Notes:
RNAcentral holds the full RNA, with entries from ENA. This is a predicted structure of a 489-nucleotide part of an RNA (small-subunit ribosomal RNA, 5' domain) from a Dehalococcoidales bacterium.

Context: one part of a larger RNA
RNA sequence: GGAUAAACGCUGGCGGCGUGCUUAAUGCAUGCAAGUCGGACGGUCCUUCGGGACAGUGGCGAACUGGUGAGUAACACGUAAGUAACCUAUCCCCAAGUGGGGGACAACUUCGGGAAACUGGAGCUAAUACCGCAUGUGGUGGUGGGGGUAAGGCCCCAUCAUUAAAGCCUUCGGGCGCCUGGGGAGGGGCUUGCGUUCGAUUAGCUUGUUGGUGAGGUAACGGCCCACCAAGGCAAUGAUCGAUAGCUGGUCUGAGAGGAUGAUCAGCCACACUGGGACUGAGACACGGCCCAGACUCCUACGGGAGGCAGCAGCAAGGAAUCUUGUGCAAUGGGCGAAAGCCUGACACAGCGACGCCGCGUGAGGGAUGAAGGCUUUCGGGUUGUAAACCUCUUUUCCUAGGGAGGAGUAAGGACAGUACCUGAGGAAUAAGCCACGGCUAACUACGUGCCAGCAGCUGCGGUAAAACGUAGGUGGCUAGCGUUAUCC
Numbered sequence: 001g002g003a004u005a006a007a008c009g010c011u012g013g014c015g016g017c018g019u020g021c022u023u024a025a026u027g028c029a030u031g032c033a034a035g036u037c038g039g040a041c042g043g044u045c046c047u048u049c050g051g052g053a054c055a056g057u058g059g060c061g062a063a064c065u066g067g068u069g070a071g072u073a074a075c076a077c078g079u080a081a082g083u084a085a086c087c088u089a090u091c092c093c094c095a096a097g098u099g100g101g102g103g104a105c106a107a108c109u110u111c112g113g114g115a116a117a118c119u120g121g122a123g124c125u126a127a128u129a130c131c132g133c134a135u136g137u138g139g140u141g142g143u144g145g146g147g148g149u150a151a152g153g154c155c156c157c158a159u160c161a162u163u164a165a166a167g168c169c170u171u172c173g174g175g176c177g178c179c180u181g182g183g184g185a186g187g188g189g190c191u192u193g194c195g196u197u198c199g200a201u202u203a204g205c206u207u208g209u210u211g212g213u214g215a216g217g218u219a220a221c222g223g224c225c226c227a228c229c230a231a232g233g234c235a236a237u238g239a240u241c242g243a244u245a246g247c248u249g250g251u252c253u254g255a256g257a258g259g260a261u262g263a264u265c266a267g268c269c270a271c272a273c274u275g276g277g278a279c280u281g282a283g284a285c286a287c288g289g290c291c292c293a294g295a296c297u298c299c300u301a302c303g304g305g306a307g308g309c310a311g312c313a314g315c316a317a318g319g320a321a322u323c324u325u326g327u328g329c330a331a332u333g334g335g336c337g338a339a340a341g342c343c344u345g346a347c348a349c350a351g352c353g354a355c356g357c358c359g360c361g362u363g364a365g366g367g368a369u370g371a372a373g374g375c376u377u378u379c380g381g382g383u384u385g386u387a388a389a390c391c392u393c394u395u396u397u398c399c400u401a402g403g404g405a406g407g408a409g410u411a412a413g414g415a416c417a418g419u420a421c422c423u424g425a426g427g428a429a430u431a432a433g434c435c436a437c438g439g440c441u442a443a444c445u446a447c448g449u450g451c452c453a454g455c456a457g458c459u460g461c462g463g464u465a466a467a468a469c470g471u472a473g474g475u476g477g478c479u480a481g482c483g484u485u486a487u488c489c
Stems, first nucleotide, its partner, number of pairs: 001489004006485005013360006019353002021318001026316003030313003035060003040057002043054004067271003076196008086188003091184005097178002099133001101131002108123006138163010167176003197243003204234003209231006216224001246268004250261004273294005296307004324350001326349003332346001333344004363393004373384004398426001400424004407416001433478005438459003444473005454461002
C1' cells in the first nucleotide's frame, strides 16, 4: 500500500447493487416450512340435480428443495481412468401382452378400556389394495452346441425348469394407465493411478490381521461376514500414535513465482438432541418417519404419555459483534393432478444495519470599502478571506400535484407498488464531518502546564520561552465518511 462476513469511537443527506451469529453442533415459547389426486375405491354430508365438500383405503411425492460444518487426514475431496463386478422410480424410443377367479381389512355400525396419548372385541363393505390359476414374445437358472475377448454367460442357437398384469375417463373417434423385455437419457454404487496440514520430545504397528479354499450376503467386486488352512501384511519414500482441519471451483495479495484463505455463489462430502438399529421404498439406514438406550424439557387423574429450529422468522444465553415473529406465489423452479387448481419461509420482493462497493448532493457566477468578529503582532500591520454580507441565476436533491410503465407469454391474473420513470408548482431551500500538523509524513503559531498532567507506530517528547502534552486560531489530508483495533499478503 492492498484486502476484510469485521468490531469500536466521533459523525451521518440520498440512491443502486450486494451482504449480515466468524462465539454456544448451547437451550428453545409461538406461527409457518410437504403435500396432492374424488378422472383408483366404498362411504358420509350438502345440492340450484349441473355438481361440490370431507375423514378413511389406495397412488405418487415426502431420499428433492432448505440448514449446518460437529465429525472426517479418508478414495472424503480434486483430477484421470475402470466396471467382462453393478443398480436406476418418473421421462423418451422399440417389441409383446393386459384372460379368468378368490378371500380380506379400514371407513361405517355396535359394545367397551383410558385423565390423556391412544386403543380392544364383534359385525358389514369397495378398489389401480391383497392372493391363487392360465398364457410366456421375452426375462432368469440348468444342460448341450457355436462365436468372440487380454480376461469368468460377453454374444448367438436348441432344450428343460421357472416367472406378468388393473383398470379409469370418454363427445365412442379415442385418451390416460397396467405388466414383461430391449435400448437411451439423466442419476447413482463400487474399484484404481496421482495430488491434498503439522509433530520422530510418536518407531515400531497389526490377529479378520495378510492371503487361500468353500459356504453365506449384496444391485455389485471384496474378510463384507463365517468355517477351515497357511503365516502373513504395513513401516524411515515416515507405518502406528497424537494435534489440527470439511474438500474444491474460487477469494485476497503479489510483476510473477509464491504466500494466505475456503463467508456470500456453484460442485462434492458429512451431520440432523447424543449413541445404536433396521423398516418402507427405484432410491434412506431417512432434518420436520419408526424402534431401543441416554441426557434434557413439558403434560399427568401417578397408571402413563409428549418433544427435538444445524428450515424461515423470532426468544434466551454466550459474545467486541450480525436483521423482520413482514408481503406474495405475479415471475423462476419443485410436488401432486387429465385439467381447473392446490401446496411451496425454495424463490421473488419488501423491512432493518454507512457492513461493503459504486454513483449523486450539501449550490453556481459576480462580489474589496479586503466589513465586523476571531487569532496574531515588531502595534505599522498580517491572517481568516471572495470567505461572508449583497446582486444575478439554477433546482440535482427536497416538498407538493397530476400522469404512470416494463417485468405477463394470452382471454384474464403483478407481491414488489401507485414503485421506477415523465410533466407541472414551490423555494438556496432539507444535507459536513473526522483525523492529523517534531522526523519518518502533506500541514505552525499563541496561551496554559512545568519529568506534573499527559502523548507515543518507531525514534522519542514533557524538569519555565514545548511547532511532540492540553486549548485556541490557522493549515494539511480524506470525505458521508474519518480514525483506531484485529487478521492476511